[in-house]
Predicted 3D model of a 134-nucleotide RNA (c-di-AMP riboswitch aptamer (ydaO/yuaA leader)) from a soil metagenome. The sequence is in RNAcentral, with records from MGnify. Its Rfam family is "c-di-AMP riboswitch aptamer (ydaO/yuaA leader)". Gene Ontology terms of the family: regulation of gene expression and cyclic-di-AMP binding. The prediction has a mean pLDDT of 77.
RNA sequence: CGCCGAAUCCACGCGACGCGUGGAGCGGGGGACCCAGUGUGGCCUCAGGCCAUCGGGGCGAACCUCCAUCUCGGAGGCGCGCAAGCUCUUUCAGCGCGAGCCCGACAGCUAACUCCGCAGGCGUACGAAAGAGA
Numbered sequence: 001c002g003c004c005g006a007a008u009c010c011a012c013g014c015g016a017c018g019c020g021u022g023g024a025g026c027g028g029g030g031g032a033c034c035c036a037g038u039g040u041g042g043c044c045u046c047a048g049g050c051c052a053u054c055g056g057g058g059c060g061a062a063c064c065u066c067c068a069u070c071u072c073g074g075a076g077g078c079g080c081g082c083a084a085g086c087u088c089u090u091u092c093a094g095c096g097c098g099a100g101c102c103c104g105a106c107a108g109c110u111a112a113c114u115c116c117g118c119a120g121g122c123g124u125a126c127g128a129a130a131g132a133g134a
Base pairs, nucleotide, nucleotide: 001123002122003121004120008024009023010022011021012020013019014018025118026117027116028115029114030113035108039053040052041051042050043049044048055106056103057102058101059100063077064076065075066074067073078098079097080096081095082094086133087132088131089130090129091128092127
C1' cells in the first nucleotide's frame, strides 16, 4: 500500500502504547396491527385442555443433486471473492472459496421501541469489452 470482512473515524478521561466513556458511521438480533402459520399419536370434564414424540432458531457466500465410499473424495447446478491502470455496475475468459461459530426449548413478518458488534485473518500483480460518474 492492497485484499476478505459490518468490523472504521472523532472527542474526552485514566492507574497510559493499553483501557474506559460518549458521538458519528457501518453491521446484526429481538419486537404490534395486517398478512402468514397451526406436525403426529393418546387421554379428558372436548369452542378447549393435558401427556408423549419429531426440536427449533441466529451470524455467514458457505447450499442442492448425483456418483463413489478399498473413502474422507469426484462431477454438475447455484452462491461468494480476486486482478494496485481513479471509482462503481455489467458481460466473457482465468484463478480461488463454498468453512466455522453461536442461542439453549425459545424468537415468522413487523411501525414505535429495544439489545448487541466494530473482530479476526491475509498478500494481489501488464485478461478482454461496454456503460455511468469523478